Model confidence (mean pLDDT): 90 of 100. Predicted 3D model of an 89-nucleotide RNA (c-di-GMP-I riboswitch aptamer) from a Candidatus Villigracilaceae bacterium. It was read from a public genome assembly, where an Rfam model found it.
[in-house]
């Protein structure tokens, strides 16, 4: 060092909800909350999953309503990179 993860030590993070505030939405950000997590640490690079403002097709007189399509999102959905605490078998 690696590999691997205990009924070990230090300590981390924080699902849902519930307020507030951004977003068109998904869904993000902050205080509160703790299901749970040995990388639930960053990175959207490669799938998946989400939502569909704009666009664009179709149906209507029309208002409006479906369809499609991320450049929007999600690392607590897998992978793949990076970086990291302790040390039994």
């Nucleotide at each position: 060092c690696a590999c691997c993860g205990a009924u070990a030590a230090u300590g981390g993070c924080a699902a849902a909800c519930c307020c507030g505030c951004c977003g068109a939405a998904a869904g993000g950000c902050g205080g509160g909350g703790a299901c749970g997590c040995a990388a639930a640490g960053c990175u959207a690079u490669g799938g998946g999953u989400c939502u569909a403002a704009a666009g664009g097709c179709a149906u209507g007189c029309a208002a409006a309503u479906g369809c499609c399509u991320a450049u929007g999102a999600u690392c607590g959905c897998c992978a793949a990179g990076c970086c990291g605490c302790c040390g039994a078998a």